[in-house]
RNA sequence: UACUUAUCAAGAAAGGUGGAGGGAAAGGCCCUGUGAAACCUUAGCAACCACCUCAGUAUAUGAGAAAGGUGCUAAUUCCUUUUUUUAUAAAAAGAGAUGAGUC
Numbered sequence: 001u002a003c004u005u006a007u008c009a010a011g012a013a014a015g016g017u018g019g020a021g022g023g024a025a026a027g028g029c030c031c032u033g034u035g036a037a038a039c040c041u042u043a044g045c046a047a048c049c050a051c052c053u054c055a056g057u058a059u060a061u062g063a064g065a066a067a068g069g070u071g072c073u074a075a076u077u078c079c080u081u082u083u084u085u086u087a088u089a090a091a092a093a094g095a096g097a098u099g100a101g102u103c
Stems, first nucleotide, its partner, number of pairs: 002102007013042005021031003025081004043073003048069002052064004077095001082092004
C1' cells in the first nucleotide's frame, strides 16, 4: 500500500515550544493572534487487541477490571455528495477514520 471484517448519536484537556493556518477531498458552515498546524510533557476518555477475574461444558458468549499495544480528547465521521421510499424526514450505499486479521 491492497484486501477482509467490526465500530463510528456517547465519552474525555491543561501546560511548554511554535507562529498561520486547521476541520480527509469538493461545496457549505465553522474553529483560529483571547494563538492554527506540528512537536513535547502531564492528565484524561474509551475498551478494538493482549493479559487478568467471575459466570459458562466451552477455544461460543456475557459481566468486570485495565497498570501493556493502538486510538481518541470543538461541532453526529461538523453537514451534504449516490440510490430508494411513505420525502424539511428515514433507510441503504459510497467516501473517510480507527481497530483486528491476511498478503

The RNA shown here (SAM riboswitch aptamer (S box leader)) has 103 nucleotides and comes from a Vicingaceae bacterium. Taxonomically the source falls in Vicingaceae (Bacteria, Pseudomonadati, Bacteroidota, Flavobacteriales). Rfam family: SAM riboswitch aptamer (S box leader). Rfam links the family to the GO term regulation of gene expression.